[in-house]
Description:
A computed fold for a 135-nucleotide RNA from a soil metagenome, annotated as c-di-AMP riboswitch aptamer (ydaO/yuaA leader). The sequence is in RNAcentral, with records from MGnify. Its mean pLDDT, the model's own confidence on a scale to 100, is 77. Its Rfam family is "c-di-AMP riboswitch aptamer (ydaO/yuaA leader)". Gene Ontology terms of the family: cyclic-di-AMP binding and regulation of gene expression.
RNA sequence: CGCCGAAUCCGCGGACCCCGAAAGCCGCGGAGCGGGGGAACCAAAUCCCCGGGGCUAAUUUCGCGGUGAACCCGCGAGAGGCGCAGGCUCUUUUCGCGCCAGCCCGACAGCUAACCCCGCAGGCUGACGAAAGAG
Numbered sequence: 001c002g003c004c005g006a007a008u009c010c011g012c013g014g015a016c017c018c019c020g021a022a023a024g025c026c027g028c029g030g031a032g033c034g035g036g037g038g039a040a041c042c043a044a045a046u047c048c049c050c051g052g053g054g055c056u057a058a059u060u061u062c063g064c065g066g067u068g069a070a071c072c073c074g075c076g077a078g079a080g081g082c083g084c085a086g087g088c089u090c091u092u093u094u095c096g097c098g099c100c101a102g103c104c105c106g107a108c109a110g111c112u113a114a115c116c117c118c119g120c121a122g123g124c125u126g127a128c129g130a131a132a133g134a135g
Base pairs, nucleotide, nucleotide: 002124003123004122008031009030010029011028012027013026014025032120033119034118035117036116037115042110051108052105053104054103055102059079060078061077062076063075064074065073066072080100081099082098083097084096088135089134090133091132092131093130094129
């Protein structure tokens, strides 16, 4: 440089600095992007077991083992989901490679106009193909 991701840009003020700046830091505000709560209508409404829900691509089924069982963990297979593969961007197909983690709410939330609230972080080099179309 580029990539994953909403995670970028602008303004004002403050502290700091020998003096004066820039960048950075702190606070507030705005634009933009992203997420949650929240009517009517619709959905749901019974029984058993089990608490339930949110962000995210990060779900699910089966087999074997760790145990006799639930949860959990490990190794496989299938379905499903996500990202990359270059010389501008986007869409689709195919081949190849990689990922399917983590965190949060706290008994509680379907959808949801008005309205209300929150975030703008963190991380990365495994792969370096072939076609079609649009701008």